A computed fold for a 72-nucleotide RNA from an Actinomycetota bacterium, annotated as transfer RNA.
Lineage of the source: Bacteria > Bacillati > Actinomycetota.
Model confidence (mean pLDDT): 85 of 100.
RNAcentral records the identical sequence in 2 taxa.
It matches the Rfam family "tRNA". It is annotated as a transfer RNA. Its Rfam clan is "tRNA clan".
The RNAcentral record of the sequence draws on ENA and MGnify.
């Protein structure tokens, strides 16, 4: 120093132009004598940060930050 992969909810991860989701934590209810499981229902997001392309961007380009891995 190149060359690839990764960053989405609190965790662990789907979405690869057109309403941002799923599980598991979390809060409410149902259940139950009562917990714990199961059933439902709620809330939780500057999709790393920046600019460009586009009617429309998590999604493509480009720069830049952190992780991982290869190669010298």
């Nucleotide at each position: 120093g190149c060359c690839g992969g990764a960053g989405u909810a609190g965790c662990u991860c789907a979405g690869g132009g057109g309403c941002a989701g799923a599980g598991c934590a979390g809060c409410c209810g149902c259940c139950u004598c009562g917990u714990a499981a199961g059933c439902g229902g709620c809330a939780g997001g500057u999709c790393a940060g920046g600019a460009g392309u586009u009617c429309a961007a998590a999604u493509c380009u480009c720069c830049u930050c952190u992780c991982c891995g290869g190669c010298u």